[in-house]
Overview: The RNA shown here (small-subunit ribosomal RNA) has 1406 nucleotides and comes from an uncultured bacterium. It matches the Rfam family "Bacterial small subunit ribosomal RNA". The coordinates come from a structure-prediction model, not an experiment, and the mean pLDDT is 84.

């Protein structure tokens, strides 16, 4: 190596398939079972081969062929055989194998026989173990899968299996399964368990354990006790490899390992030392099972990275209010400790056996052998010199990560500037970010921390425990009724449900409890409990069920009676509209916001008479009636359904609900045939309008009506399913009945209003429930997509019904509250309108603004509430702007050092700032050191900024608005937001006051207090005044303080009085008296809570940012003064109520010293000279309109004065850019102003002049003053603004709100789509490898039979049946894709309109 035996069906892996040939739990009968245990019996005698081997041959190889030799516990007969099998019960059939050890007698051919032990073998029985089979129950989603099935269901005969059975076959019957979900499709290994949860549940099935299935994919059998077999065989298929092209080989879902895929998952390690398995008598061999080691913080557990002390609170960092705080006892420093790590040494336990030796006992004839017990010897360790222990040195070797807006523990600075970025949700970021990035600090956890993905919880958010349906999602349009569910009283029986006990089972592990072992823990071990389940059994009998009786309260029937637009059919009536005919009659009718289209002189409308036809039924008529709902209305007749009431009788639970099903079901619509008066989609015309495919008008067809047949939907609503019972009341009304006091009461059935308890989120509901309970059905589960797509069913169609998903969003929605708003309502007020007067808008000029221009035209203010505003004065200055020339600790402030008093005169250069030179001067205080103010120089801290942000701010201001409002405390009501008070009635200028009231009080506002003005009194009379007495040119002077007046104090006016009105009455109002004044006497100051991110960083102040030889400062010149134009506010006019000329009278208030300035004088004048007087009731200052006289006579003028020319005056360093005024000359527009628009209610409007501030000069502006001095108000309908109450709201940035649809653009997912491709399964047919079974005598053939021929048996071949792969055809499921197409969704600033929200401007919606 080979023959032979046993094993290889175990162990190890994986989860593809499988919704049941599976699994789990519990049962069952018709079975097999190697090795193992027990028992019984046997183990006799023969035969023929084949490997190995030898020789020869073929092939590239794999391998294979031929000849020859040979052994066995390999193979085959014979004998014997039972408790075995078959049987017609007579009988028939069926087995084996040896090997090893020992030996006292006896025999021997000396091999042995024989005996005995051990181990095998054969037959049989029983057990144990394992396996096969059957039944019940449980076991995911889809009905857009509703019917499935022909070996299908059952029977009989045959066959087959270890065994039951349609498992198979022939025949017979027509069954079997299914809404308690069959069939089909999708998904999936099942369980113990795991995880979460209070539980019930939900999700899940890694590791460990049980079962199943699979071994590249499909089929098949062989062998065997066991397989249809992971590392066996045969065939087919795909793939890979070898090849000499002829042929061959292979199957890691074993352990390692490789490639690929992927977000991602380890070493081609050691050992059989232990545990276990196979073989062997055993030694021993095999074992990627297993035990160990390696890798990975992947998980769980334990330990460490030091401890104590240490304030100068070090340095550094960060912040800062610059004082400090914080990091922080933290560090350093000092004193200790030594786990871990490093080094040195020692060193367990896992090891107990088997084997061997000895001893004792058993077995035996036996001191062999074997078995049991005890003792003993030699050994056996992969991990590994590991755990552990001892020693040495030394704080030495060891901390990260996420977060810090809220949820949620923890905050500052800088950078950034809707950028970069963050984000679990809300959301953060647009120049002061605790939210981004960085830093400091802090918080949490810690050898981990955070992210991502997933599951459960919270979520009572699928609600069994434990939800809902009037308005939030949700009651089917209504009824009848099948299955199902539920079901009155009572008796008996039964024991299915129910309940109690017992028995079996519910594997182990896990979880829990108690102990124990590793230093502790994790982990492990032992015991208990539990496993809530299933089955069997014995009891109980209340309830439910079942069976049999009985009852009348539910339900029904009969009798009497009542009301009714209940339904169907047939008749019939009058009014009205329209049309037709005729008469009368004449120019319009009709229609509207206004019109037009339309009709009418061919005679309309109107009116009279007659006729035709269709439809609908006024009054009665009513939160009245009837009906299941839809719905039903003139009157009469016929047919017919239901309901109420009253009293009796009868049946005897006959009941309730109701998935599917059936019937009915407004309007519109459809089909066929009629009919057609009025109305009226579509359509036409006329209007309106930016448009008007609308609203309005004139017409008008389907339709509306009838018959028959469809459709089957509505905001089909009480947005409220049906039935039953119970639970305070009041008021009306319909239909009955009863009673009495005749007007009521009681009662039954309806129909309305209010309301208790209760319920409800609230609104509300409330015996007719949305209350309290019961029975049954239907429906809901965020919004949109969408009641849509696809599929099915129905329909003639329109469409109905059933009914998703992708995708998008963080909301959508309900009820109520407070506001705001309304082309909602009520009441009230205001020069808001109306009634009046005068203006603006037209002209010229002034002034401000916009725009344009410019080197600059500095900046701000912008509807009311910017625009004669900041500016109560831009030639320089102002001035902030531009150009040019200059300065840099600076023009200005503080601090330091040095020098000098400060200051002043003159000259030169320059545009000046500035630079250079020069004259005079030497002060004040002193403790004698010096100091104060000022100037110059120097260096640094700093100054400076009319630079930005009024959206970082303070302060101030405007506005609603001098409108009457805005709030609070306590109480009360409401779950709450909030309400009440503050609303209501009367009243007021007023939330002013009164009355009432769940409110009672209070505050800020209103009013009053303050100023001024109107009357009087008192006091005081100078600068004021002058009745009286003198006097003068003159209140000039004397005198006086009566008057005027001044300025101080008071009085006075309060609805106090009278009358009326207010239902009585109050608050109050109206009228009146008196009074100087009358109802807040007139005027002013005074401005609630708040609104407008209103205005102002250029008054001032101020955070942050920016500039720092400039964005600061100085100087000169220029600009703010420009000018095709537009707007605002004013002035002057257009003339006779006037202009011009002359004459004449009367104020108030105010300012005056760098001022007001008289007389006098010069000038036509502006003005010049002059200088009295006056720091003012003392001085100075012409009032003008008005009035009187004259003239002009309606003209571009004797109006108007712009513009321009010339000549001047004044101020001022300086009038060119760029002042005001004067004189002369010039003499523009303009003849009362379009649309539109402003002011004013009495000493007001209008008109007339006067003064002040600013200011050198420069008002037509502004602020003040007086003179003259009106008209009108019926009234609150309308416009505007405001207040109170109420109503609607989809608004809350609050109507300048919100918001819809088409179109255009981008992106996304989906549907349809001629088709195309692929998977799956189905039917029919073709085909038929290997294999098995049957048939077959073509070939071959050792054992048995036979003397032989031959036979039996076997093998090969052929063939038939079954059948895998494969093929053809048909129809089908699912997925992918497809030109084009459909709607949908999303997207800061697109287009067109304005549909909805308010009466949304035509109420909205179905």
């Nucleotide at each position: 190596a080979g023959u032979g035996g046993c094993g290889g069906a175990c162990g190890a892996g994986u989860g593809a398939g499988u919704a049941a040939u599976g699994c789990a739990u519990g049962g069952g009968a018709a079975u097999c079972u190697g090795c193992c245990u027990a028992u019984u019996a046997g183990u006799g005698g023969g035969g023929g081969a084949c490997a190995a081997c030898a020789c020869g041959g073929g092939g590239a190889a794999a391998c294979u062929c031929g000849u020859g030799c040979u052994a066995a516990u390999a193979c085959c007969g014979c004998a014997u055989a039972c408790g075995c099998u078959c049987u017609u019960a007579g009988g028939a059939g069926g087995a084996a194998a040896g090997c090893g050890g020992g030996g006292g007698a006896u025999c021997u051919u000396c091999g042995g026989a024989c005996c005995u032990c051990g181990u095998g073998c054969u037959a049989a029985u029983a057990g144990a173990u394992g396996a096969g089979c059957c039944c019940a129950u449980g076991u995911c989603g889809g009905a857009u899968u509703a019917g499935c099935u022909u070996g299908u269901u059952g029977g009989u005969g045959g066959g087959g299996u270890a065994a039951u059975g349609g498992c198979u076959u022939a025949c017979c019957a027509a069954g079997g399964c299914g809404a308690c979900g069959a069939u089909c499709c999708g998904u999936a290994g099942c369980u113990g368990g795991u995880u979460u949860g209070a539980g019930a549940g939900g999700a899940u099935g890694a590791u460990c354990a049980g079962c199943c299935a699979c071994a590249u994919c499909g089929g098949g059998a062989c062998u065997g006790a066991g397989a249809c077999a992971c590392g066996g065989c045969c065939c087919g298929a795909a793939c890979u490899c070898c090849u000499a092209c002829g042929g061959g080989a292979g199957g890691c879902a074993g352990c390692a390992g490789u490639g690929g895929g992927g977000a991602a998952u380890u070493u081609u390690g050691g050992a059989c030392a232990a545990u276990g398995g196979g073989g062997g008598c055993a030694a021993c061999c095999c074992u990627g099972a297993u035990c160990c080691a390696g890798c990975a913080a992947c998980g769980c557990c334990g330990c460490g990275u030091g401890a104590a002390u240490g304030a100068a609170g070090a340095a550094g960092g960060c912040c800062u209010u610059c004082g400090g705080g914080u990091u922080g006892u933290a560090a350093a420093g000092u004193u200790c400790u030594u786990u871990u790590g490093u080094c040195u040494g020692a060193g367990a336990g896992c090891a107990a056996a088997a084997u061997c030796u000895u001893a004792u006992g058993g077995u035996u004839a036996a001191u062999a052998c074997c078995c049991a017990u005890a003792a003993g010897c030699c050994u056996u360790g992969a991990g590994a010199g590991u755990a552990u222990c001892a020693g040495a040195a030394g704080a030495a070797u060891a901390a990260g990560u996420a977060c810090c807006g809220g949820c949620u523990a923890a905050c500052u600075a800088c950078g950034u500037g809707c950028c970069a970025g963050c984000a679990g949700c809300c959301g953060c970021g647009g120049u002061a970010a605790u939210a981004c990035g960085u830093a400091g600090g802090g918080u949490g956890c810690g050898a981990g921390c955070g992210u991502u993905a997933a599951u459960c919880g919270g979520a009572a958010u699928u609600a069994c425990u434990g939800g809902g349906c009037g308005u939030a999602a949700a009651g089917a349009g209504u009824a009848c009724g099948u299955a199902g569910g539920c079901u009155g009283a009572u008796a008996u029986a039964u024991a299915a449900g129910u309940u109690a006990g017992g028995u079996g089972u519910g594997a182990a592990a896990u979880c829990c409890c108690a102990g124990g072992g590793c230093c502790u823990a994790a982990c492990c071990c032992u015991g208990g409990a539990a496993c809530u389940g299933c089955a069997c059994u014995u009891g109980a009998u209340a309830c439910u069920g079942u069976a049999u009786g009985u009852c009348u309260a539910g339900a029904g029937u009969u009798u009497a009676u009542c009301a009714g637009a209940g339904g169907g059919a047939g008749g019939u009536g009058g009014a009205a509209u329209u049309c037709c005919a005729a008469g009368u009659g004449u120019a319009g009718c009709a229609g509207u916001g206004a019109a037009a289209u339309g009709c009418g002189u061919a005679g309309a409308u109107a009116u009279u008479u007659g006729g035709a036809g269709g439809a609908a039924c006024a009054c009665c008529a009513g939160u009245g009636g009837c009906g299941a709902a839809g719905g039903c209305g003139g009157c009469c007749u016929c047919c017919u359904g239901g309901g109420g009431u009253a009293a009796a009788a009868c049946u005897g639970a006959c009941g309730c609900u109701g998935a599917g099903g059936u019937a009915c079901g407004a309007a519109a619509g459809c089909g066929u045939g009629g009919g057609g008066a009025g109305c009226a989609a579509a359509c036409a015309g006329g209007a309106u309008u930016a448009g008007a495919u609308a609203c309005c008008c004139u017409g008008g067809u389907a339709g509306u009506c009838c018959a028959c047949g469809c459709c089957c939907u509505a905001a089909a609503c009480g947005a409220u399913g049906u039935c039953u019972a119970c639970u305070u009341g009041c008021u009306g009304u319909u239909g009955g009945a009863a009673a009495u006091u005749u007007a009521u009461u009681u009662u039954c059935a309806g129909u309305a209003g209010c309301g208790u308890a209760g319920c409800u989120a609230a609104c509300g509901u409330g015996u007719g429930a949305a209350g309290u309970a019961g029975a049954c059905c239907g429906c809901c589960u965020g919004a949109g997509g969408a009641g849509u797509a696809c599929g099915g069913u129905c329909g003639c169609a329109a469409g109905a019904u059933u009914a998703a998903a992708a995708c998008u969003c963080a909301a959508a929605g309900g009820a109520a509250u407070u506001g705001a708003c309304g082309g909602g309502g009520a009441c009230c007020c205001g020069c808001a309108c109306a009634a009046g007067c005068g203006g603006u808008g037209g002209a010229u000029g002034a002034u401000g603004u916009g725009g344009a221009u410019u080197a600059a035209u500095u900046c701000g203010a912008u509807g009311c509430a910017a625009c004669g505003c900041g500016a109560a004065a831009a030639a320089c200055c102002u001035u902030a702007c531009c150009u040019g020339c200059u300065c840099u600790u600076g023009a200005c402030a503080u601090g330091c050092u040095g020098g000098g008093a400060a200051g002043u005169u003159u000259c030169c250069a320059g545009a000046g700032a500035u630079g250079g030179a020069u004259u005079c001067g030497u002060g004040c205080c002193u403790u004698c050191g010096g100091g104060a103010a000022c100037c110059c120089a120097g260096a640094c801290a700093c100054a400076g900024g009319u630079g930005c942000u009024g959206c970082a701010u303070g302060g101030c201001u405007g506005u609603c608005g001098u409108c009457a409002g805005c709030u609070c405390g306590u109480g009360u009501c409401g779950u709450g937001a909030g309400a009440u008070g503050u609303u209501g009635u009367c009243u007021u200028a007023a939330g002013u006051g009164a009355c009432g009231c769940a409110a009672c009080g209070a505050g800020c506002g209103c009013a009053a207090c303050c100023c001024u003005u109107a009357u009087c009194a008192c006091u005081a009379g100078u600068u004021g005044c002058c009745c009286c007495a003198a006097u003068u040119a003159a209140g000039u002077u004397u005198g006086g303080c009566a008057c005027u007046u001044u300025a101080g104090u008071g009085a006075g006016a309060c609805u106090g009085c009278u009358a009326g009105u207010u239902a009585u009455u109050u608050a109050a109002c109206u009228a009146g008296a008196g009074g100087a004044a009358g109802g807040u006497g007139g005027g002013g100051a005074u401005g609630a809570c708040g609104u407008c991110a209103a205005g102002u960083c250029c008054u001032c102040a101020u955070g942050g940012c920016c500039c720092u030889u400039a964005u600061g400062a100085g100087c000169a010149g220029g600009g703010c003064u420009u000018c095709a134009c537009a707007c605002g506010u004013c002035a002057u006019a257009c003339a006779a109520u006037g202009g011009u000329a002359g004459g004449u009278a009367c104020a108030a208030a105010c300012a005056g010293a760098a001022g007001c300035a008289a007389a006098c004088u010069c000038g036509c004048g502006a003005g010049g000279g002059g200088g009295a007087g006056c720091a003012a009731a003392u001085c100075a200052g012409u009032a003008a309109a008005a009035c009187c006289u004259a003239u002009c006579u309606c003209a571009g003028u004797c109006c108007g004065g712009a513009u321009u020319g010339u000549a001047g005056u004044c101020u001022g360093c300086a009038a060119c850019u760029c002042g005001a005024c004067u004189a002369c000359a010039u003499g523009a527009a303009g003849u009362c102003g379009g649309a539109a628009u402003c002011g004013c209610u009495a000493g007001u409007a209008a008109u007339c002049g006067u003064g002040g501030a600013u200011c050198a000069g420069a008002a037509u502006g502004u602020c003040a003053c007086g003179g003259u001095g009106a008209a009108u108000a019926c009234g609150u309908u309308c416009c505007c603004g405001g207040g109170u109450c109420u109503u609607g709201u989809a608004c809350a940035c609050a109507c300048c709100g919100c918001c819809c649809g088409u179109c255009a653009a981008a992106c996304c997912a989906c549907g349809g789509g001629a088709g195309u491709g692929a998977c799956g399964g189905a039917u029919a047919c073709c085909a038929g490898a290997a294999g098995u079974a049957g048939u077959u005598a073509g070939g071959c053939u050792a054992a048995c039979c036979g003397c032989a021929a031959g036979g039996a048996g076997g093998c090969c071949g052929a063939u038939u049946a079954c059948c895998a792969c494969g093929g053809u055809a048909u129809g089908u499921u699912u997925c992918a894709u497809g030109a084009c197409u459909g709607g949908g969704g999303u997207u800061a600033a697109g287009u067109c309109g304005u549909a909805a929200c308010a009466a949304g401007g035509u109420a909205g919606c179905c």